[in-house]
RNA sequence: AGAGCUUGAUCCUGGCUCAGAAUGAACGCUGACGACACUCUUAACACAUGCAAGUUGAACGAAUGGAAGCAAUUCCAUUGGUAGCGAACGGGUGAGUAAUACAUGGGAACGUACCUUUCAAUGGGGGAUAAAUACUAGAAAUAGUGUGUAAUACCGCAUAAUCCGCGUAAGCGGCAAAGGAGAAAUUCGUUGAAAGAUCGGCCCGUGCUAGAUUAGGUAGUUGGUGAGGUAACGGCCCACCAAGCUAUGAUCUAUAGUUGGUCUGAGAGGAUGACCAGCCACACUGGGAUUGAGAUACGGCCCAGACUCCUACGGGAGGCAGCAGUGGGGAAUAUUGGACAAUGGGGGAAACCCUGAUCCAGAGAUGUCGUGUGGGUGAUGAAGGUCUUCGGAUUGUAAAACCCUUUUGGUAGGGAAAAUUAUGAUGGUACCUACAGAAUAAGCACCGGCUAACUCUGUGCCAGCAGCCGCGGUGAGACAGAGGGUGCUAGCGUUAUUCGGAAUUAUUGGGUGUAAAGCGCGUGCAGACGGUUAUAUAAGUCAAUUGUGAAAUCUUGGAGCUUAACUCCAAAACUGCAAUUGAUACUGUAUUUCUAGAGUAUGGGAGAGGAAGAUGGAAUUCCUAGUGGAGAGGUAGAAUUCUAAGAUAUUAGGAGGAACACCAGAGGCGAAAGCGAUCUUCUGGAACAUUACUGACGUUGAGGCGCGAAAGCGUGGGGAUCAAACAGGAUUAGAUACCCUGGUAGUCCACGCCCUAAACGAUGAGGACUUGGUGUUGGGAAUUUACUCAGUGCCGAAGCUAACGCUUUAAGUCCUCCACCUGGGGAGUAUAGUCGCAAGACCGAAACUUAAAGGAAUUGGCGGGGACCCGCACAAGCAGUGGAUCAUGUGGUUUAAUUCGAAGGUACACGAAAAACCUUACCAGCCCUUGACAUGAUAGUUGUAGAUGUAUGUAAGUAUGUCGUCAUUUAGUUGGACUAUCACAGGUGGUGCAUGGCCGUCGUCAGCUCGUGUCGUGAGAUGUUGGGUUAAGUCCCGCAACGAGCGCAACCCUUGUCUACAGUUGCUAACAGGUUAUGCUGAGUACUUUGUAGAGACUGCCAGUGAAAACUGGAGGAAGGUGAGGACGAAGUCAGGUUUCAUGCCCCUUAUGGGCUGGGCUACACAUGUGAUACAAUGGGAGUUACAAUGAGUUGCAAUACAGCGAUGUAAAGCUAAUCUUUAAAAACUUUCUCAGUUCGGAUUGGACUCUGCAAGGGGGUCCAUGAAGUUGAAAUUGCUAGUAAUCGCAGAUCAGCAUGCUGCGGUGAAUACGUUCUCGGGUCCUGCACACACCGCCCGUCGCGCCAUGGGAGUCGGUUUUACUUGAAGAAAAUGAAGCAACCGUAAGGAGCUAAUUUUCAAUGGUUGAAUUGAUGACUGGGGCUAAGUCGUAACAAGGUAGCCGUAGGGGAAUCUGCGGCUG
Repeated sequence: AGAGCUUGAUCCUGGCUCAGAAUGAACGCUGACGACACUCUUAACACAUGCAAGUUGAACGAAUGGAAGCAAUUCCAUUGGUAGCGAACGGGUGAGUAAUACAUGGGAACGUACCUUUCAAUGGGGGAUAAAUACUAGAAAUAGUGUGUAAUACCGCAUAAUCCGCGUAAGCGGCAAAGGAGAAAUUCGUUGAAAGAUCGGCCCGUGCUAGAUUAGGUAGUUGGUGAGGUAACGGCCCACCAAGCUAUGAUCUAUAGUUGGUCUGAGAGGAUGACCAGCCACACUGGGAUUGAGAUACGGCCCAGACUCCUACGGGAGGCAGCAGUGGGGAAUAUUGGACAAUGGGGGAAACCCUGAUCCAGAGAUGUCGUGUGGGUGAUGAAGGUCUUCGGAUUGUAAAACCCUUUUGGUAGGGAAAAUUAUGAUGGUACCUACAGAAUAAGCACCGGCUAACUCUGUGCCAGCAGCCGCGGUGAGACAGAGGGUGCUAGCGUUAUUCGGAAUUAUUGGGUGUAAAGCGCGUGCAGACGGUUAUAUAAGUCAAUUGUGAAAUCUUGGAGCUUAACUCCAAAACUGCAAUUGAUACUGUAUUUCUAGAGUAUGGGAGAGGAAGAUGGAAUUCCUAGUGGAGAGGUAGAAUUCUAAGAUAUUAGGAGGAACACCAGAGGCGAAAGCGAUCUUCUGGAACAUUACUGACGUUGAGGCGCGAAAGCGUGGGGAUCAAACAGGAUUAGAUACCCUGGUAGUCCACGCCCUAAACGAUGAGGACUUGGUGUUGGGAAUUUACUCAGUGCCGAAGCUAACGCUUUAAGUCCUCCACCUGGGGAGUAUAGUCGCAAGACCGAAACUUAAAGGAAUUGGCGGGGACCCGCACAAGCAGUGGAUCAUGUGGUUUAAUUCGAAGGUACACGAAAAACCUUACCAGCCCUUGACAUGAUAGUUGUAGAUGUAUGUAAGUAUGUCGUCAUUUAGUUGGACUAUCACAGGUGGUGCAUGGCCGUCGUCAGCUCGUGUCGUGAGAUGUUGGGUUAAGUCCCGCAACGAGCGCAACCCUUGUCUACAGUUGCUAACAGGUUAUGCUGAGUACUUUGUAGAGACUGCCAGUGAAAACUGGAGGAAGGUGAGGACGAAGUCAGGUUUCAUGCCCCUUAUGGGCUGGGCUACACAUGUGAUACAAUGGGAGUUACAAUGAGUUGCAAUACAGCGAUGUAAAGCUAAUCUUUAAAAACUUUCUCAGUUCGGAUUGGACUCUGCAAGGGGGUCCAUGAAGUUGAAAUUGCUAGUAAUCGCAGAUCAGCAUGCUGCGGUGAAUACGUUCUCGGGUCCUGCACACACCGCCCGUCGCGCCAUGGGAGUCGGUUUUACUUGAAGAAAAUGAAGCAACCGUAAGGAGCUAAUUUUCAAUGGUUGAAUUGAUGACUGGGGCUAAGUCGUAACAAGGUAGCCGUAGGGGAAUCUGCGGCUG
């Protein structure tokens, strides 16, 4: 410090997630030791048992026991009392509390036991009472009565000031006490007063959570005066008078102890408030007082309530949020331990006693820190494991083995400090020494990326994993196991939470044109900000000093535990608050000056600015009349509709409403909405010019107020047009739409509402500054052009921006103020409130769900978008297919099997260049099991291989004979063969979506890329685009590009012309010979021809056009612009195809292998592809007659002759081929048929033959007879541009036989192309896109199923707060007090004083009632979200097929449609 995830890729916005640190943690696996810390975060739930506050005999009297003494008596101990002090500390907890709290800094009207200092005093009396004792009541707790006693308990009196009261003062009046110990000195107390210290009470400033869907709250409430009350000020309380709090957030609601600090962070901040320390609050819940210096009292009291316990049912007792401990709750948190030795606390004169405070120990890896689990040497790189390319690699110096050491742990011995002189729970602990012995001691998570670390096996979208992205559907580095590795280590992971990363709340430090985000516009109170001069002040601001900011913590420097954690010492710091003094630039405040901001006056111009009134012409519609006579209207085409009752058209007249052509402009005006005929009246604003005046009067603006298109609403008018709804006609699968004909609200006016729009420049208002160019409106100036001010447009610099773009009219650089945003959905929904007549508007959530949603730009692809170009793509033609019959392939069906594959184009006469058996993979039956075939091993046999029988069997096979009698070695043996066994063979079994190779297709289309450079943040672009040209990314020109590669072309083959060479089996011109005839023969190589090698064609030449490339035409030429044809197929696409072959994995192994016989692949209601033959006269039949080329041939081609009507047969020359063989047909000539289902057509069927073959029942051929459909074929559709189509035959491969198929060959030999609008396919450029699996894309809504959360809901059940009334415990205050009473007065009666009791007021709790608020639940119901493959349509994205969207209104199964106005996204 960053990283992953939106996309095909990119940049941005934006969220989600991760890596870090931390914890009072928990869970899982594991676990050696020690030190130091920490240990109920939940039920402030309930608690058994023990302990946690006592002490003083030097305040007091008694009882019991003991000791001394003869005894009186004294002494000691214990117990329960009176009295004193303490019990208000210490310890616990965080329920309540948003301020009677806390933090910090101040203040005045107070109290303070014990402690310290000072002054003064301590005289003299009195009456009780507990205990005790005797009774009584009671179960108990306890209570009562009598007797009886002491005090430092209680009560008078005396004394009295530096105290208190009155008073200006002088002065007057008033108030106290206790003694004990000691032989004594003396000492400890007691009382009054003053001061200090300590602790506490009270008040004030500032700070201190969220919500406005809490806006008004309060009635002693806020203040004053006067009484009362308190320790003290004060509405603390009472009477009277006044009016206080709140948008700077009162009140209400929810939540919460607070601080030092702690965690995190660079910091600012954010989160938090365990342990330790300060403060507060509480002590079962609520109320209350008493005592006291101090409490409204955790281990006190009274009352009420809930709960628990005891009970003799009458009544009593209790309060662990003290320490242990129990139950419960919970994911979860310890021992019913030791000691007062230390530190502290209480009492005491002290000894001492008490102390679950505390110090220690126990349990717990809960955390932090430290130590160890051994060290050295050790390569046959052991064994085993794992992997393997089978060679090896790795585990791995790791182990073993050898040599050492002993931290820890064990045993034994010694043995501290903590204590001053006595006392040590911890503890025989820390520590030291000796001994034995490597001995007692390693796990956890992870290994796809982020993120360090990889392989095998299993599994097969299953089981499972997952923090995010995502893995798993048979080769999973992601699941599970293993081996190996990585990380941390007595721990390691997971979960939870906090901060960080997150500049994703932005003070530091963000944004708002299009990503979320500028209010529709104005006006303006508060608020915020504010020009210029001077003076004063000193609030802000700045400086110095002082006080405070507890300690601990943090930081730094030291020191002590063996180190460290930890602890101690010191410093710094605590960024704060307050006070004092000073400074005065800036801001503020007060006064003052100015004119540059702002405003006013004056002048002449501009304008659809607003309101009211009047007027006008054109047009639509309607009415009347005339003319006229058949249609009109409407549409893509129609129909509904109007029209003979006279339409449409046309002429004239009239009525009525609405809107104002041209002018008109990116023009003007207005704050926006908006404003358009003319004239008049009233009226607002802006700009310019000129001088004069005011003197900061300004800017912005939360709330408030006003205006605010269209639609809509109310009342009353008006109603021509247009037109939601509605009706009809079309279209359509449907058409609740688009189109058409009608048509009502409405559209118009007046008044009143509504208050929203894509109310947009998607850009808040104001001010200042910052290059230019060019239009235009208004004013000024000016002879004109220049110029200037104010508007309104376009283009562009710097700069900005994610980019697009913006750019003096900023989205640039700054200032001021306001509004708004914080992932997508849920949702602008629910609920509450306000407004509205309603429609609805404003304000405006959550649960839940999701990893994206989004912006701009890029490359593709696509478009029922545009431009250009090409192709037998269309058009122009020729011949067909589709109809018939047959052949053949496919589907389907059938079957025991009809083997398998191929499936739009790119499957279907395709694999198959030959299914009767074989082929053959399929079916039935029979047979074999190391096998039909290969290699190796072990054991055995051997007279081998082979030939030939018999039995059985359809055959394969099974059983069993005969003949034959292997090679090699001296021999064992070896080779060969056979038998048995084991490894293995074998598989047309699966997977072409595991593959190689090969092939198809786009497509012989002209494209596909690279290097360097340049541009861009980048994906990318440029080059390759543009202007021409070409068959071509072919070439030329231009150009931030310059070059290059694969493709194109060329090089190769065939063919067309010529030349040279070579002539046999080819050829024959000249010469010669010969034949019925023929290059037949001699001879020749001229010609033809064959073969080889060359030449030739290059836009080379000419003319025109052009910048060039090139095109057009011409000449010559056998051939002319690629001469014709072929081979040749870029990067890539389609997970295209694969049963030739090869190969991985899986599967079968007496069978999914192998052999045999028979059957099947040839089936047949049907559908379809490709072909053959035809339908006839351009023909059929008969006769005569001519001309090829490519090829093939010895298991062959076969001349020729004979036989047969013929297929064919018999005999047979020649030929291993330029030698021999293999009949060309159409054409041509003559003749016949004469338009018919025919002398067309030949299917089908019957009969008879023939060929091949082991076999013809599925083959081919021949003859005789039969003579079907068919008369040119609907929608639709195919091929072809020249030696082509069409037509005619010939040959070959396969092959025993079998071609209408395929591959080749030649013969005859056309028509047409204006052209590119349209169809299909392709290429290039521009454009739109919500597509990228790329339009066979994406995607919307209703309905249906399931799950989830949520709103409404008759209500029901609770919580909290509260109004009114009522109840009225304890207690306090007041009144009364006829009852009662030791101290004082009084001889007494009685008095003073006190008490019970009663009443009133306040008042907890309870009750009744009404509200408010909140939670749970609720039949039914609403929408929402999620959920591989449900239904209906197709709304959106392309002009998305009617452009879309916004607001509003109406309609409709649904997406949506239509009207009105608006926007361009």